[in-house]
Context: one part of a larger RNA
RNA sequence: CUGGGCGUAAAGGGUGCGUAGGUGGUUAUGUAAGUUAGAUGUGAAAUUCCCGGGCUUAACCUGGGAACUGCGUCUGAUACUGUGUAGCUAGAGUCCUGUAGAGGAAAGCGGAAUUUCCGGUGUAGCAGUGAAAUGCGUAGAUAUCGGAAGGAACAUCAGUGGCGAAGGCGGCUUUCUGGACAGAGACUGACACUGAGGCACGAAAGCGUGGGGAGCAAACAGGAUUAGAUACCCUGGUAGUCCAUGCUGUAAACGAUGAAGACUGGCUGUUGGGUGCCCUUGGGUACUGAGUAGCGAAGCAAACGCGUUAAGUCUUCCGCCUGGGGAGUACGGCCGCAAGGUUAAGACUC
Repeated sequence: CUGGGCGUAAAGGGUGCGUAGGUGGUUAUGUAAGUUAGAUGUGAAAUUCCCGGGCUUAACCUGGGAACUGCGUCUGAUACUGUGUAGCUAGAGUCCUGUAGAGGAAAGCGGAAUUUCCGGUGUAGCAGUGAAAUGCGUAGAUAUCGGAAGGAACAUCAGUGGCGAAGGCGGCUUUCUGGACAGAGACUGACACUGAGGCACGAAAGCGUGGGGAGCAAACAGGAUUAGAUACCCUGGUAGUCCAUGCUGUAAACGAUGAAGACUGGCUGUUGGGUGCCCUUGGGUACUGAGUAGCGAAGCAAACGCGUUAAGUCUUCCGCCUGGGGAGUACGGCCGCAAGGUUAAGACUC
């Protein structure tokens, strides 16, 4: 000496469940596989190294020794690891009582608003823009009142508030259902962590089939703008957006920060719990464990910054990176109805 790294420089898998594998709390005891000590056999010769010898020297040749870091066998050791047995309760889980929540699925219901239709009132404009025009309107629009239809989304409450593994989730009610947290005990007794493959979930857009279609709106048409305007602006407008079901499997799927565990000064706010104390409608205050934010000791960091929710100090397991371009491309494989996805180079060039 026995790589270095992954917030922003290349690099954390979109997320979970989990197989193999890797890793694994505490006590006693058995064993002795790993480990370790000694002995012994073997480890051909040449080569290498050390001490000599022979060619005038060297290369070269040659004698002796060492070494050959390995493997087998035998006899010991038992701290650690493994393994067997018997326990333990601090990890993990089960039970009980509560708490909060846009967590998920299905069904039903509600009001505001937009649009369309019908009827009334009413008359010449409305709409739109930087300014206009296209457009709508004397076949009566816009405005206003009443009624009806239909679809989609749920103002205020609303909050660096809540819930969820992530994607994500927001009107109300009911039914079914997952998880989290708190408290006090009882129980099981390491049942745990991670997780290659695998399986499941996975925004938007897109695709298949059948519905639905109010508003919005790729494409498209027209009007403007402009040198042009395949745009930005305006008037329209179809897929789509919505529902059911099947596929697709990708995103700046972001905290650009994998999961689990342990340890390391604090201060402030906030969410839902618990326990005291004070006053007691209700509030104040202290402590406590679970989240979520702001600031900051030490430390880390190239800096920015991070800082008990770490990017600090460590352990275990997985994924990934190794100059830029070529290229997340070609070819091949697998998947897909397709679009394409995934795996993934080389030549060449700087």

The part of an RNA shown here (small-subunit ribosomal RNA, central domain) has 350 nucleotides and comes from an uncultured bacterium. Rfam family: Bacterial small subunit ribosomal RNA. The prediction has a mean pLDDT of 90.